[in-house]
A computed fold for a 71-nucleotide RNA from an uncultured Bacilli bacterium, annotated as transfer RNA. Model confidence (mean pLDDT): 86 of 100. The sequence was found in a public genome assembly.

RNA sequence: AGGGGAUUAGUUUAAUGGAAAAAUGAGUGUCUCCAAAACACCAGAUGGGAGUUCGAUUCUCUCAUCCCCUG
Numbered sequence: 001a002g003g004g005g006a007u008u009a010g011u012u013u014a015a016u017g018g019a020a021a022a023a024u025g026a027g028u029g030u031c032u033c034c035a036a037a038a039c040a041c042c043a044g045a046u047g048g049g050a051g052u053u054c055g056a057u058u059c060u061c062u063c064a065u066c067c068c069c070u071g
Stems, first nucleotide, its partner, number of pairs: 001070007010024004018054001027041004047063005
């Protein structure tokens, strides 16, 4: 320099154009002498920007970070 891949909640993963899901973790409550465990409740996310579309996590472009390949 060229090519390919990844980026979603604190963490690990779903969701192939139509209301973003779960596990774990955090918080609160019940239980307990206290704590743990268990159960219930609750908050939390689509890497930045632009475009296409009635509608974008999804399609296109660009930028950023990381990984792989070629030279």